[in-house]
RNA sequence: AUCUUAUCCAGAGUAGCUGAGGGACGGGCCCGAUGACGCUCGACAACCGGCAUUCCCAUUCGAAUGCAGCGGUGUUAAUUCCUGCAGGACAGCUUUGUCCUGAAAGAUAAGAU
Numbered sequence: 001a002u003c004u005u006a007u008c009c010a011g012a013g014u015a016g017c018u019g020a021g022g023g024a025c026g027g028g029c030c031c032g033a034u035g036a037c038g039c040u041c042g043a044c045a046a047c048c049g050g051c052a053u054u055c056c057c058a059u060u061c062g063a064a065u066g067c068a069g070c071g072g073u074g075u076u077a078a079u080u081c082c083u084g085c086a087g088g089a090c091a092g093c094u095u096u097g098u099c100c101u102g103a104a105a106g107a108u109a110a111g112a113u
Base pairs, nucleotide, nucleotide: 001113002112003111004110005109006108007107008106013041015040016039017038021031022030023029025084026083027082028081042076043075044074047072048071049070050067051066052065053064054063055062080105085102086101087100088099089098090097091096
C1' cells in the first nucleotide's frame, strides 16, 4: 500500500510543554491568543493479548458472559460535526426543506498478501 471481517448516536482533564492553525477531501457549519494542532502525563474504552466463571470436549481447540491490576493498539469538541450517491415518506410543488433506509468515502481494530 491493497484485500477481508467487525465497529463507528456511549465514554473520557479547569493538568504540563509548545505557540497558529485545526475539524480527512469538496460544500456548509464550527473550534482557536480566555491558547488550537502537536507532544507528555492523566483518563476513557474493551479490538487483540491477559484474567475469572460457565458450556462443549478424554485433552487440546472452541463458545458465552464478565473484569480492568498488567501488555499491544486506539480514543479523549460537536453522531464519523452535518452533508456529498441512490431510493422512499411528508410538506411545498419553479429551486427546496424535514425525516427514514441503503451505498460510497473515511476512521479504528484484527487477520491476509
Molecule: SAM riboswitch aptamer (S box leader)
Organism: Bacillota bacterium